Context: one part of a larger RNA
RNA sequence: UUGCAGUUAAAAAGCUCGUAGUUGGAUUUCGGGAUGGGCCAGUUGGUCUGCCGCAAGGUAUGUUACUGGCUGGUCUGUCCUUCUUCGCAAAGACUGCGUGUGCUCUUAACUGAGUGGGCGUAGAAUUUGCGACGUUUACUUUGAAAAAAUUAGAGUGUUCAAAGCAGGCUAUCAGCUUGAAUACAUGAGCAUGGAAUAAUGGAAUAGGACUUUGGUUCUAUUUUGUUGGUUUCUGGAACUGAAGUAAUGAUUAAGAGGGACAGUUGGGGGCAUUCGUAUUUCGUUGUCAGAGGUGAAAUUCUUGGAUUUACGAAAGACGAACAACUGCGAAAGCAUUUGCCAAGAAUGUUUUCAUUAAUCAAGAACGAAAGUUAGAGGAUCGAAGACGAUCAGAUACCGUCCUAGUUCUAACCAUAAACGAUGCCGACUAGGGAUCAGCGGGCGUUAUUUUAUGACCCCGUUGGCACCUUAUGGGAAACCAAAGUUUUUGGGUUCCGGGGGAAGUAUGGUUGCAAAGCUGAAACUU
Numbered sequence: 001u002u003g004c005a006g007u008u009a010a011a012a013a014g015c016u017c018g019u020a021g022u023u024g025g026a027u028u029u030c031g032g033g034a035u036g037g038g039c040c041a042g043u044u045g046g047u048c049u050g051c052c053g054c055a056a057g058g059u060a061u062g063u064u065a066c067u068g069g070c071u072g073g074u075c076u077g078u079c080c081u082u083c084u085u086c087g088c089a090a091a092g093a094c095u096g097c098g099u100g101u102g103c104u105c106u107u108a109a110c111u112g113a114g115u116g117g118g119c120g121u122a123g124a125a126u127u128u129g130c131g132a133c134g135u136u137u138a139c140u141u142u143g144a145a146a147a148a149a150u151u152a153g154a155g156u157g158u159u160c161a162a163a164g165c166a167g168g169c170u171a172u173c174a175g176c177u178u179g180a181a182u183a184c185a186u187g188a189g190c191a192u193g194g195a196a197u198a199a200u201g202g203a204a205u206a207g208g209a210c211u212u213u214g215g216u217u218c219u220a221u222u223u224u225g226u227u228g229g230u231u232u233c234u235g236g237a238a239c240u241g242a243a244g245u246a247a248u249g250a251u252u253a254a255g256a257g258g259g260a261c262a263g264u265u266g267g268g269g270g271c272a273u274u275c276g277u278a279u280u281u282c283g284u285u286g287u288c289a290g291a292g293g294u295g296a297a298a299u300u301c302u303u304g305g306a307u308u309u310a311c312g313a314a315a316g317a318c319g320a321a322c323a324a325c326u327g328c329g330a331a332a333g334c335a336u337u338u339g340c341c342a343a344g345a346a347u348g349u350u351u352u353c354a355u356u357a358a359u360c361a362a363g364a365a366c367g368a369a370a371g372u373u374a375g376a377g378g379a380u381c382g383a384a385g386a387c388g389a390u391c392a393g394a395u396a397c398c399g400u401c402c403u404a405g406u407u408c409u410a411a412c413c414a415u416a417a418a419c420g421a422u423g424c425c426g427a428c429u430a431g432g433g434a435u436c437a438g439c440g441g442g443c444g445u446u447a448u449u450u451u452a453u454g455a456c457c458c459c460g461u462u463g464g465c466a467c468c469u470u471a472u473g474g475g476a477a478a479c480c481a482a483a484g485u486u487u488u489u490g491g492g493u494u495c496c497g498g499g500g501g502a503a504g505u506a507u508g509g510u511u512g513c514a515a516a517g518c519u520g521a522a523a524c525u526u
Stems, first nucleotide, its partner, number of pairs: 004497001006495001007478002012494001014366001016364002021359003026251001031081017048062001049060004085132007094123006101116005136199003139194002142191002151183002155165002167177003209245012256356001257353003261348002264345002269341004275319002279315006286308001290301002327334002371412006381405001385401004423493003427485002430469003435464008444456004473480002499526003508519004
């Protein structure tokens, strides 16, 4: 590993990207023919047996025996289609030609025919040996090799046994004689058969293959009587040109992926702009004695006119109703109008590339709120703080005030019940009606003046957010179309858990201005 779990019991990193790693779609020789062997089944004969018969022969039983034919099935071998290549050496079935010969027949005649040996020569399937060179592995078969003891296991009466490797026979001395097996022995290495599966390679700027041929350069063996020189021929090597041969050479276009294009779509993002009411404060105004607030009160404000009414102004926040089991975004998150900027998804496509992919240690981007630093701004609300109440007490809940903060900009921090408490990619398994986005089709309605086009309506289709009903599925159950396809256990890949506490503590490391984050125990206890 086979073979555990991860919604709620311990547990999926907040989210995305991403290198190493791991994994990775389909496709290229399938089939046909000939022939041999083994086994099985069926069918039909012969030998054999019984009966009849003088005999010839006829008939019955047949599988217990032997043997033949035919058909079918199964297993297996060889060959061809569909050929490892070249060179050298040796052997060489067989075929052609020439020559000579034996036999048989034939002719006037070595004339001719048939047949069997011998020799020479040409071709040659095939076999063996040597050399050159051949895409490479994984996998698997067989073999050699691989200490013994141990293990499994054969033989053997240690008196049995654990053991041991002994022993047995004959006895009178002398002798005779058997063993001390076998298996397993994973990995690596060697040799060998196979060619499914999984990788890998080849011809695309042809510097591609094969054949023929020309040229250039280098080289040197033999023969020309000998020696020397030069050249040619011939043999070899390298370079280079031309022509020819060929079915000349590019698999397909994944309900994989990327790109282009088209009309859309969205509260996705950034910058600017614009609007809205509310709140608070201020100014003016009217009237008045209370107003606030609460369970009840009080703190608080108030003839210097509070609260309230009306008209304005300013400021900083926020964006009601519409608003939904609706949308977009990787998540965090995103909602007044308009403009600009770049981006995205789905759909459509007889567009293009052609494996470009999936998941991911390291590493990186983003990351609510709170918090930190420096500015700006400070309407509201409001930790801390101060009061008023309540209360046995109240350092709280309720009320009044209010600092930091809440808002914006520039930088940090990197955590949340960052939740669907449910990793990502792929396949399959079930019925339904809605809805959002696109596309295709269709009686009709509406707009207006008909056609285009919108908006409704119906059907289909792809992709979303969800829902309902059922599980011959799963689950401890709650429940779940995924949490199913799991003892009938293996699609790919990442992270993570192993009783409760001590403890996300101590210590060390590292990041941070800090607060803190990441990594992260043990003793002890139960």